[in-house]
The prediction has a mean pLDDT of 82.
Predicted 3D model of a 1464-nucleotide RNA (small-subunit ribosomal RNA) from a Minisyncoccales bacterium.
The sequence is in RNAcentral, with records from ENA.
NCBI's taxonomy places the organism under Bacteria, Bacillati, Minisyncoccota, Minisyncoccia, Minisyncoccales.
Rfam family: Bacterial small subunit ribosomal RNA.
RNA sequence: CUUUUUGAGAGUUCGAUCCUGGCUCAGGAUGAACGCUGGCGGCGUGGAUAAGGCAUGCAAGUCGUACGCUUCCCGUCUCGUGACGGGAGGAGUGGCGAACGGGUUAGUAAGACGUAGAUACAUACCCUAAAGACAGGCAUAAUUCCGAGAAAUCGGAACUAAUUCCUGAUAAUCCCGAUGCAAAUCGGGAAAAGCUGCAAAGCGCUUUAGGAUUGGUCUGCGGCCUAUCAGCUUGUUGGUGAGGUAAUGGCCCACCAAGGCGAUGACGGGUAGGGGAUGUGAGAGCAUGUUCCCCAACAAUGGUACUGCGACACGGACCAUACUCCUACGGGAGGCAGCAGUCGAGAAUAUUCGGCAAUGGGCGAAAGCCUGACCGAGCGACGCCGCGUGCAGGAAGAAGGCUCUCGGGUUGUAAACUGCUUUUAUCAGGGAAAAAUCUUCGGAUGAUUGUACCUGAUGAAUAAGGAGCCGCAAACUACGUGCCAGAAGCGUCGGUAAUACGUGAGCUCCAAGCGUUAUCCGGAUUUACUGGGCGUAAAGCGUCCGUAGACGGUUUGAAAAGUCUUUGGUCAAAUCCAGGUGCUUAACUUCUGGACCGCCAAAGAUACUUUUAGACUAGAGGGUGCCAGAGGCUGAUAGAACGGUCGGUGUAGGGGUGAAAUCCGUUGAUAUCGACCGGAAUACCAAAAGCGAAGGCAUUCAGCUGGGGCAGCCCUGACGUUCAGGGACGAAAGCGUGGGUAGCGAAUGGGAUUAGAUACCCCAGUAGUCCACGCCUUAAACUAUGGAUACUAGCUAUUGGUAGUGUCGACCCUAUCAGUGGCGAAGCUAACGCGUUAAGUAUCCCGCCUGGGAAGUACGGCCGCAAGGCUAAAACUCAAAGGAAUAGACGGGGACUCACACAAGCGGUGGAUCAUGUGGCUCAAUUCGACGACAAGCGAAGAACCUUACCAGGGUUUGAAAUGCUAGUGAAGUUCUGAUGAAAGUCGGAAUUACCCACAAGGACACUAGCACAGGUGCUGCAUGGUUGUCGUCAGCAGGUGUCGUGAGACGCUCCUUUAAAUAGGGAAACCUGCGCAACCCUUGUCCCGCGUUUUAAGUGUCGCGGGAGACCGCCUCGGACAACGGGGAGGAAGAUGAGGAUGACGCCAAAUCAGCAUGGCCCUUUGAUGCCCUGGGCCGCACACAUGAUACAAUGGGGCCGACAAUGCGUUGCCAAGCCGCAAGGCGGAGCUAAUCGCAGCAAACGGUCUCUCAGUUCGGAUUGAGGUCUGCAAUUCGACCUCAUGAAGCCGGAAUCGCUAGUAAUCGCCAAUCAGCUAUGUGGCGAUGAAUAUGUUCCUGAGUCUUGUACUCACCGCCCGUCACACCAGGAGAGCUGGCAGUACCCCAAACUCCCGAGUUAUCGGGAUCAAAGGUAAAGUCAGUAAUAAGGGUGAAGUCGUUAAUGUAAACUACUUGUUGC
Repeated sequence: CUUUUUGAGAGUUCGAUCCUGGCUCAGGAUGAACGCUGGCGGCGUGGAUAAGGCAUGCAAGUCGUACGCUUCCCGUCUCGUGACGGGAGGAGUGGCGAACGGGUUAGUAAGACGUAGAUACAUACCCUAAAGACAGGCAUAAUUCCGAGAAAUCGGAACUAAUUCCUGAUAAUCCCGAUGCAAAUCGGGAAAAGCUGCAAAGCGCUUUAGGAUUGGUCUGCGGCCUAUCAGCUUGUUGGUGAGGUAAUGGCCCACCAAGGCGAUGACGGGUAGGGGAUGUGAGAGCAUGUUCCCCAACAAUGGUACUGCGACACGGACCAUACUCCUACGGGAGGCAGCAGUCGAGAAUAUUCGGCAAUGGGCGAAAGCCUGACCGAGCGACGCCGCGUGCAGGAAGAAGGCUCUCGGGUUGUAAACUGCUUUUAUCAGGGAAAAAUCUUCGGAUGAUUGUACCUGAUGAAUAAGGAGCCGCAAACUACGUGCCAGAAGCGUCGGUAAUACGUGAGCUCCAAGCGUUAUCCGGAUUUACUGGGCGUAAAGCGUCCGUAGACGGUUUGAAAAGUCUUUGGUCAAAUCCAGGUGCUUAACUUCUGGACCGCCAAAGAUACUUUUAGACUAGAGGGUGCCAGAGGCUGAUAGAACGGUCGGUGUAGGGGUGAAAUCCGUUGAUAUCGACCGGAAUACCAAAAGCGAAGGCAUUCAGCUGGGGCAGCCCUGACGUUCAGGGACGAAAGCGUGGGUAGCGAAUGGGAUUAGAUACCCCAGUAGUCCACGCCUUAAACUAUGGAUACUAGCUAUUGGUAGUGUCGACCCUAUCAGUGGCGAAGCUAACGCGUUAAGUAUCCCGCCUGGGAAGUACGGCCGCAAGGCUAAAACUCAAAGGAAUAGACGGGGACUCACACAAGCGGUGGAUCAUGUGGCUCAAUUCGACGACAAGCGAAGAACCUUACCAGGGUUUGAAAUGCUAGUGAAGUUCUGAUGAAAGUCGGAAUUACCCACAAGGACACUAGCACAGGUGCUGCAUGGUUGUCGUCAGCAGGUGUCGUGAGACGCUCCUUUAAAUAGGGAAACCUGCGCAACCCUUGUCCCGCGUUUUAAGUGUCGCGGGAGACCGCCUCGGACAACGGGGAGGAAGAUGAGGAUGACGCCAAAUCAGCAUGGCCCUUUGAUGCCCUGGGCCGCACACAUGAUACAAUGGGGCCGACAAUGCGUUGCCAAGCCGCAAGGCGGAGCUAAUCGCAGCAAACGGUCUCUCAGUUCGGAUUGAGGUCUGCAAUUCGACCUCAUGAAGCCGGAAUCGCUAGUAAUCGCCAAUCAGCUAUGUGGCGAUGAAUAUGUUCCUGAGUCUUGUACUCACCGCCCGUCACACCAGGAGAGCUGGCAGUACCCCAAACUCCCGAGUUAUCGGGAUCAAAGGUAAAGUCAGUAAUAAGGGUGAAGUCGUUAAUGUAAACUACUUGUUGC
């Protein structure tokens, strides 16, 4: 490469939607740690932090077949001393090793590593080949003696050996030199060691060549961050010569030259051992570098060399420094980042184990010795893998637990129980492989290990937990708690019914583990190569020129760098993949194959790119001719306006505002006329117009000058496009210097407004605005849209050319090029929108973005006179911030329309007194509820007791009332009655009466005792049902199908006309439908019919009941789309829904009501009840405030007398007549009436007539108070009503404000009823009597409807929200300074050591000096941290303060002015 394999999403911004965008989760992984838990085995793995310090033991020795000496033992010989031989030990000389193996990752960004190459080199031991080993000699350790020292150790003298050392010989194809291109020749030089063995022989030795292995050096390429590090470098870059090295080379030195490196990122800073690989991922990638392998570096810190094949040497040396230890104080010793172990720090990482049996290493001829390499064991669930904790049957679905709608359900075949098995465990027996070698040929050797494994016995026996259960995300219930305690990965949960907290039960997922934390990859296409974007979401530099760079038209040849093909080499092993193998399986191991995507070399191909040589003209540029223009600069110039000065006329005001005032004016303003002066800006033309790169540019004329367009021909021949860095231009404001200054006008002053008003308005007014020169360099510098090229429908307007037709000429028309606009195909877009002037389709280049805030800020750097600009973070904090569009709501936005909404009117309230209700206060209690509209003469259509729920006191507990059961007693009951007590009650007495029944028993009923239970006006209207208020009797609300839109949604329901009306008509991507509107219902107004009691002399008259008729824009006329409908008229009792009522859509206000009723949950229920009964009190309490009413303030009236006219209703526990008594309330009385019959009840009052009062606190007004009575009722003191007499407050029409009403209405007047013994009723509900005024209209106030517009609101404007100040906390920056680290620089001082020089010495070596030079010292800067009084800004924080002002607009720069922009 081929085949194969191979890519999942979710939660969270919103009322909802689409998009952008961040945050979070599900997966895998780890040398992990922590929490809970823990049966076994195998294989792995285990100091990641302090390269911090280390006690103790061990980790490198070996060789007697290199050598001498010495101790001991044995043997032989010897009389003996002794000699010889063998063995064992000791230190030493010598050889080899100690540069391997083992550890660690501090340093190192390149003396490293990886890969591919190269060669100016070396290479002990090993292999191959050739040649050789001759002759001599001098020492020295050990040892002995003497000496110094505490020790470590050292000095002197004497003796001795060798495979130690030296001299000579020999010597090649070895080395050096000369000649020489080379071959070759010549000259000079350099070797050696023996040992064992009877022997054969073996092991060594020397030289050379080759090989193998290993190393040195060089080169290309590759792999971190930072430009807030931009310039670095003097041995630096090169050359020549000498030196040095195994070897090249500034490696070193002398001289010469002045180079070398760098935006393809030098230099500096930070971080870091590199690779094979590992984790993850679909891949591309991203992250990592533990174990294993390769390489590098390091060995307490720094430096230095020596030895050696190899070191600048972990367990070698010397010096310096720090630390530790010994010391007799003189001096010495040491280096665990070897294996164990210890202390320390830490969240955290093991035994001071066994063995050299195996593998490997060192030495040795060998036996063998050494080996903390290694092999094993131990500890740790740290990881991976495997096994087990039983299996089968077993429903009375046991008990227990939990729950429950009380029926049940669930735990659950789970258990018990029955049968079976024995992996594992325990015990007993047997019992390996791993062994190859060595040997005296007899034999010897296993640490692990009596382990693995096998067999038997016993017995379910020895073995289950952790997390989760609101969504993401598998799995739900009860109780406790009550924004507390707590949970939380994100969204969030918890304020009394929590599947979210805690516990139980159940369930889910994993399982000897399960969770949490930390970190990495993934998901994240959220840095986008694969694979993103930039009009409005983050993002196009303000604009142009242009360097490097990148990209580049047509054609021919050549080359072959890219590219492609083939071949070869390499890419270590392990890892990975596939297929096998061995452990009972697996993990693990092992074998074979593949892969390792890379690099190098060779040979070829030449389409494309590239390079090179030529050619071309379509890109680009030039020439020629014509054309338009507020393009730029400079100088002149004109008229209007404005201000000023002078003069004339003229007189009391002017000016200014919402209204005013400050201000100007009798010293003559304003106004008006004339003359002159001054500065700034250029009306009309003028336009969606023109020009310019942008900023920007406008009287007219002239001069100078840049760019552009068109037309035809000619010329050059790719000369092009874009552009990092760089350069230039760049509104307004601002700055500097000097001018100028009419108007305007920051600051400032004054006047107003206002709660304040440092504003808006007014009167003044300085900088500035203008000019010249020089800075500044920013804007919503916007088309929020970089530049270039090509392609892809049109229509239309306009500017500048050219051509054609045509014309006498022009306009017009057609075509085309270049601009500027509008609408739009396709396409694109999240949508809005863009659309040949692209935001479409493509290519090239540049710039920019990566959640919000902190912040375009801090620090640093550059620029600036300053203001400030450019570049540009982090800590911390939030889960969003944001874009477009949608539906609502809102607007001191718009349009249309309506309503006693305003206006026009009439009468009130608010002031007085009283009544009633409410708040507040008071109280033992003043029961409770209702609180803007939509509470407050409301619940309550009747609080003296009762009611009654409140308070005090007295009593009672199966209860005042209900159902059931058990036991006992008795008929139950009714009537009368005693004691006690405030009553409730308690304790009694007497009389009398039943059913079925022979009796007993039983039923029913009552009482007593007990058990289940009752009871509660106790809480929650924010758990509810039902009912009700309100918007509102407003015209709306909703659905089906269809269509449009990615979607939320829209259309329908918008528009035009009309209506009281979403009422109707027309049109229209809508067509229909439902709930509402209307109608149907009731009352009333006219007529008719029938029936009817009362009434009347009378079907006489009214009336009652029932049924019907009538009204429909039906008729006429006018208007209107010929429609719907509207205006007017006739007729009619009534005319445009005739009037009134009932009827209240979808919904809003968590509106009201648990005290009307019902009801979930919670609470109280006993001996001091929140239950029940009773007496008394309270609900009526009174400095005050509010609401609703009554009565008044008087003459439109009060009082007296006389006289008229209603209707609705109610009545037997009742209405009560006549008559009599009383001043009256009322009493006596008793007729009538169960009501069209009688009564309340006077044919009511206002009203009419008449008399009086005469404007006053009154003959108004009647509160308050005194006295005396009446009635109801057990009871009238708290606390009733009424009557009579007396008393006679306030009040003379009511501030701000505010209410009702449009016709039989308002206003005024009385009558009736419910509740009710009575009544605090002036209330409420009805009834009639008398009976108006006004409406031009919709500007305004209030409310409502439809459409539209803006929105940062959606708890919906009573919304949202900004900043200062005050308080608390947090992080960062600045800060007089202080402290520390790091890297250098300059100077001073110099250790050991190499080299050199001098001197001494035969040498070895010693002494002195020089160069270099670690450490140290001094100094000034740099850089990075830590810390600091203080001041400033930022962030965060349920209920702090002040303001907020208007299209409730938004937003940037700026100092405020000013300018720009629309996101108006």